[in-house]
This is a predicted structure of a 73-nucleotide RNA (c-di-GMP-I riboswitch aptamer) from Marinobacterium weihaiense. Model confidence (mean pLDDT): 78 of 100. The sequence was found by an Rfam model in a public genome assembly. The organism belongs to Marinobacterium, within Bacteria.

RNA sequence: CUCUCGAAAAGGCAACGAUCACAUGAUCGGCGCAAAGCCCAGGGCCUAUGGACAUGGCGGCCGGGUUACCGAA
Numbered sequence: 001c002u003c004u005c006g007a008a009a010a011g012g013c014a015a016c017g018a019u020c021a022c023a024u025g026a027u028c029g030g031c032g033c034a035a036a037g038c039c040c041a042g043g044g045c046c047u048a049u050g051g052a053c054a055u056g057g058c059g060g061c062c063g064g065g066u067u068a069c070c071g072a073a
Stems, first nucleotide, its partner, number of pairs: 005071002012033002016029005031060001037066004042062002044058003048055002
C1' cells in the first nucleotide's frame, strides 16, 4: 500500500413522530445503518391506472457493479 474485516475514535446517513411553514423545506427527538454513498437489464414487494401486460415506487428487501472515512484484532 492492497484485500478481507469491524473494536475504538472522528464524522456521516436517517425510519418514524412532533412543531413551524404551506408543498419543499427548517427545527427537535432518533428506529436503525460499516457504505442506509451512487447505479441497476435480475429476483421480490408495494401502490395507482388498467382486462392482461405495462408504467411508477421500494435500493433502509435480496443480489450484482462501482467509489469512499478510520485502522484495533